Description:
Predicted 3D model of a 94-nucleotide RNA (TPP riboswitch aptamer (THI element)).

[in-house]
RNA sequence: ACCAUGCGACAGGGGCGCCCGCGCGGCGGGCUGAGACGGACCCUCGGAACCUGAACCGGAUCAUGCCGGCGGAGGAAGUCGCGGGGACGCACGG
Numbered sequence: 001a002c003c004a005u006g007c008g009a010c011a012g013g014g015g016c017g018c019c020c021g022c023g024c025g026g027c028g029g030g031c032u033g034a035g036a037c038g039g040a041c042c043c044u045c046g047g048a049a050c051c052u053g054a055a056c057c058g059g060a061u062c063a064u065g066c067c068g069g070c071g072g073a074g075g076a077a078g079u080c081g082c083g084g085g086g087a088c089g090c091a092c093g094g
Base pairs, nucleotide, nucleotide: 002085003084006082007081008080009079010078011044012043013042014041016038017031018030019029020028021027022026050075051074052073056069057068058067059066
């Protein structure tokens, strides 16, 4: 040179559903979840941030991407620095 992992900086990507009540542009309660609009959370080269297929299939539920399948599917957002490893070359010494 190059490189796995880690850390950091900056930059970027992404989702926000279901049920109930009410005095319903909203508020309150409940479910799952990291996150259901928090000023937070998740993800950034990739089997699973997220999207598409999908008004999909099976199961459960008051209900829902709630669980599983599909799924190693097809797409999807990055650079730099630090630390670490290290081929080869060169110098010096033995």
It was read from a public genome assembly, where an Rfam model found it.